Context: one part of a larger RNA
RNA sequence: CCUUCGUUAAGGAACUCGGCAAAACAGCGGUCGUACGUUCGCAAUAAGACCUGCCCAGAUUUAUCUGGGCCGCAGCGACUGAUCCCAAGCGACUGUUUACCAAAAACACAGGUCCCUGCUAAAUCCGUAAGGAGAUGUAUAGGGGCUGACUCCUGGCCAGUGUCAGAACGUUAAGGUGAGCCCUGCAAGGGGUGAUCUGAAGCGCUGAUGAACGCCGGCGGUAACUAUAACCGUCCUAAGGUAGCGAAAUUCCUUGUCGUGUAAGUUACGACCUGCACGAAUGGAGUAACGGUUUGGGAACUGUCUCAACGAAGGACUCGGCGAAAUUGCAAGACGAGUAAAGAUGCUCGUUAAUCGUGGCUGGACGAAAAGACCCCAUGAAGCUUUACUAUAACUUGGUAUUGAAUUAGUGAUAUCCAUGUUCAGUAUAGGUGGAAGACUUUGAAGCUAUAUCGUCAGAUAUAGUGGAGUCAACAAGUGAGAUACCACCCUUGAAUGUUUUUAAUUCUAAUCUUGAUCCCUUGAAUCAGGGCAAGAGACAGUAUCUGGUGGGUAGUUUAACUGGGGCGGUUGCCUCCUAAAAUGUAACGGAGGCGUUUACAAAGGUUGGCUAGCUCCCGAUGGAAACGGGAGUGGUAGUGCAAACGCAUAAGCCAGCUUUACUGCAAGGACUACAAUCCGAGCAGUUGCGAAAGCAGAAGUUAGUGAUCCGACCGUUUAUGCUAUAUCCAUUACUUAUCUUUUAGAUAGUUAAUGGUUAUAGCUUCGAUAUAGGACGGCGGAAGCUCAACGGAUAAAAGUUACUCUGGGGAUAACAGGCUGAUCUCCCCCGAUAGUCCACAUAGACGGGGAGGUUUGGCACCUCGAUGUCGGCUCAUCGCAUCCUGGGGGUGAAGAAGCUCCCAAGGGUUUGGCUGUUCGCCAAUUAAAGCGGUACGCGAGCUGGGUUCAGAACGUCGUGAGACAGUUCGGUCUCCUAUCCGCCACGAUCGUUGAAUUUUGAGUAGAUCUUUCCCUAGUACGAGAGGACCGGGAAGGACGAACCUCUAGUGUACCAGUUGUCAUACCAAUGGCAUUGCUGGGUAGCUACGUUCGGUUUGGAUAAACGCUGAAAGCAUAUAAGCGUGAAGCCGUCUACAAGAUUAGAAUUCGUUAUCAGACUCCUUGGAGAUGACAAGGUUGAUAGGCUGUAUGUGUAAGUUUGGCAACAAAUUUAGCAGAGCAGUACUAAUAUGUCGAG
Repeated sequence: CCUUCGUUAAGGAACUCGGCAAAACAGCGGUCGUACGUUCGCAAUAAGACCUGCCCAGAUUUAUCUGGGCCGCAGCGACUGAUCCCAAGCGACUGUUUACCAAAAACACAGGUCCCUGCUAAAUCCGUAAGGAGAUGUAUAGGGGCUGACUCCUGGCCAGUGUCAGAACGUUAAGGUGAGCCCUGCAAGGGGUGAUCUGAAGCGCUGAUGAACGCCGGCGGUAACUAUAACCGUCCUAAGGUAGCGAAAUUCCUUGUCGUGUAAGUUACGACCUGCACGAAUGGAGUAACGGUUUGGGAACUGUCUCAACGAAGGACUCGGCGAAAUUGCAAGACGAGUAAAGAUGCUCGUUAAUCGUGGCUGGACGAAAAGACCCCAUGAAGCUUUACUAUAACUUGGUAUUGAAUUAGUGAUAUCCAUGUUCAGUAUAGGUGGAAGACUUUGAAGCUAUAUCGUCAGAUAUAGUGGAGUCAACAAGUGAGAUACCACCCUUGAAUGUUUUUAAUUCUAAUCUUGAUCCCUUGAAUCAGGGCAAGAGACAGUAUCUGGUGGGUAGUUUAACUGGGGCGGUUGCCUCCUAAAAUGUAACGGAGGCGUUUACAAAGGUUGGCUAGCUCCCGAUGGAAACGGGAGUGGUAGUGCAAACGCAUAAGCCAGCUUUACUGCAAGGACUACAAUCCGAGCAGUUGCGAAAGCAGAAGUUAGUGAUCCGACCGUUUAUGCUAUAUCCAUUACUUAUCUUUUAGAUAGUUAAUGGUUAUAGCUUCGAUAUAGGACGGCGGAAGCUCAACGGAUAAAAGUUACUCUGGGGAUAACAGGCUGAUCUCCCCCGAUAGUCCACAUAGACGGGGAGGUUUGGCACCUCGAUGUCGGCUCAUCGCAUCCUGGGGGUGAAGAAGCUCCCAAGGGUUUGGCUGUUCGCCAAUUAAAGCGGUACGCGAGCUGGGUUCAGAACGUCGUGAGACAGUUCGGUCUCCUAUCCGCCACGAUCGUUGAAUUUUGAGUAGAUCUUUCCCUAGUACGAGAGGACCGGGAAGGACGAACCUCUAGUGUACCAGUUGUCAUACCAAUGGCAUUGCUGGGUAGCUACGUUCGGUUUGGAUAAACGCUGAAAGCAUAUAAGCGUGAAGCCGUCUACAAGAUUAGAAUUCGUUAUCAGACUCCUUGGAGAUGACAAGGUUGAUAGGCUGUAUGUGUAAGUUUGGCAACAAAUUUAGCAGAGCAGUACUAAUAUGUCGAG
């Protein structure tokens, strides 16, 4: 010194983030007595008060009570065993949780509500499936979501998203249908493509739904003080926040304002409402009880503190035994200043320093430990999210297969038959074309009635009845067309029938599926299986495959770079200028602007010819600032499609004529350049335009107006025995006509068409492909399709989050600190407008200017990312001075006193509390004063851990979400018992100082250095008064420091006494042990402070600012230049301590130097000393320690005996007995005997 304990004067939370820790009260014993609140159960052992031992007697309420007596400081006598109250937040409660930093306000919970589920096989879940859970359950059941007892309640919005419902229409896959087209083939055929129509869910669409995800406004004006706005207007919305609550776990500003509480209140409580950014089951507001919860206050209590002291045990230390670890470039490891990759034991300069240890302290070794967790980076990883991308399980949809038979209704195709057809004009409902003058009618015409169908509402058609003989057409008008008078072939639309395809509904049974506790067999048993039988369902379901939808349920990935860190912002390609330093080129998140085109048949192109703008002044009808005409002057200021620069009058500017060179094929040579690209280009050939010609023309006065590769589509490109076109001739085939032959049939001739070939003319042209032809593919050439704009373009196709995180790296790059800088900051100076009655400068000082410092906020990114721990507090400091106090002075708008300002001065000093994590700040009370800064914003291998800054949780806000917030809130492991080196505080050993002992000097070093109040001078000087000194003298304090223990006080675990429980000494008595020293009351020595004594005094010297003497330079003046003075708590002494390793090792005195030695040590007894060494006292010529005796002092009257009392107990013997360290005496015991060193 640490850990764990005991006690503590006075005070009593002043400590601190916080009563943390500790202490203390009452102790599930008894008797009383208990409030608010309340869900009437509680609260409640509320709170609070009193009693408690022993002995005797009495009591039939006998674990007790009553009465009497006895002792002690103390009777639940030790041990064990709730502190309580007031108020608020949160959560109802008991419970659960991050095994190992979070126990909570988080989770759960009973209760509430919503959704799904009707069961042969529920919903949901596990599984590839079989199968299983649900459940041997059945909506009072099961599953899921949200909320979270109870009380009062739970508002508005369905526009978005989701869910549910709906089905008319739109869109929509596979499949079906299959017009047309293509290829091939002599053909039949084969192959391909494919319009139209059909074709489900989904989506669009319509509606419902909030205890589904969610959301719930702005502006302006207005009342007779002002303020405010019941009121009005207006815009927007799906609707604009209702009740309740409100600076809140939510309020930034903010310590809001007011009140309570306190001396003082960033906390707390009660209000207000300006709610940055409360709000109604992501529940709102209350709430008794409960809580290892959070916050504030109080009582009690205390070493938490003022302010520390003593004591105990175990360590530490010494000795003996045993005996690790991390770490370690080297080691022969000092300080200051400087330097240096910017903070040096190791470099430079200086200073200091004999060698080696032991015990301690931690300032440094950018100490140790852990390839930094913060930050950035990586075309790193992983977890998570979603309306990122792409897939996919699952669910769902339709087709097909397993898969059969019917009925009804519908649809499409086809055949038959019947009907149907209205622009206008016209008798009137004219489908088209052709033929055709008649056709129909007793096998019942016209007309009428009824019904049905169609309908353009005029009529048409059909059937039935009646009726009983006609009706229609041709003609004329009108029309493109004339008769449904009649016939034929067709078209549109529709009906019927048949066949066929298909759709929907229903039915059937045989596939298929299911059931059978009471059916049969396999089978002796069997609740299983198979077969049979019976029943139910049934071509559905289920399954397979193709297909559309939904699909963070699951998976794989992406999510840019630059960047004075990163993020946010900005930017990313091209052109022009400046920067750019007179060639070219040249960077920055330097300063300014532009581009992603435009112009073509009435150019803004080519060519030929011509012309000259703009501005100023003057003059001229309307006429003006400005239109047109004339003149003069100026000179490129105008114009150029657009930015800027450079050009341009010979014009590149303006006008006109004619035109298309805004051409094809090449290209010497250059510019630029990493490449790829880009740019200029005379000249040649061809063909054009303009011009009389020379000539000019391959777009535009020049420099921007852009995009590689891949990909698909388009154009061109082929066998020279070629292709295309035209003409000609020949052959073959087909058709047709004519003629002939003997019919079938053939021959000949002719026309037309197709195919093949010959010749001629004109044009074009040799890719893979060499068996030939074609197609497809590829090659080559051309042009179009990319805000591939992150513009040399990773993919056709891509966003977030991580505080749950991880890996690799970086001091290439941030946060702390250092460094550089000094904009900002602090301080100073110059100028002097102005204020100050007057007067710049007593004081203040604008607008400006110049410095210093390195405390602020910054800038830079230089050391450190294989780790330099970060705010504040505590402890301990140290330095600067730009001085807060004290000291000395100058000025004053200084009467005195008190001030203001400046100069000198760093010796010392510089408070305690309330609030807050705070530094700071505000407040209370003091003070002489309550200084400002540096020291890694001094100090975490010294402490703390309240704040910040991991993991849990909540609120507000943001985000669809995962999550996020220099917003808030509750909670949250500070490693090293061991220090190697330097450093520091102590203590030794060795060697040296040429033998020792004793006493000293002091080079040097360190310490100390403070200040107030009162009194006297003196109520004097001064002042009208009020007030009130300098100088000088004295007294008493505060804080700080040193020593000490006489007093006071504390402790005092080996002293004394009391006492509880229990055990032992056989018992009684008396003692002893244990229970924290059991507890309690006292207390010697020692050690201590709260106690006592003392200290900072005095004075000398040299000075600072300042004030002077004499005095020139400069005949004066001048404190200065030579010279001489005065002058401060400051400096050097005086005071205290250390000090000759002061290697310069000092001095004095005494002893010793041949040994038979001066002296010292070992050893022993010890303590005034002490970790160990050391030091000190002593060692028989001795009081050093122990013992003994006495005494001081403490305790407080022992034991035994006697006496009294029934007993507990009391009294006497007895101020007794006992007693550690104190003091004194006394050799009884032990310091015996010996040994070692030591100068020639």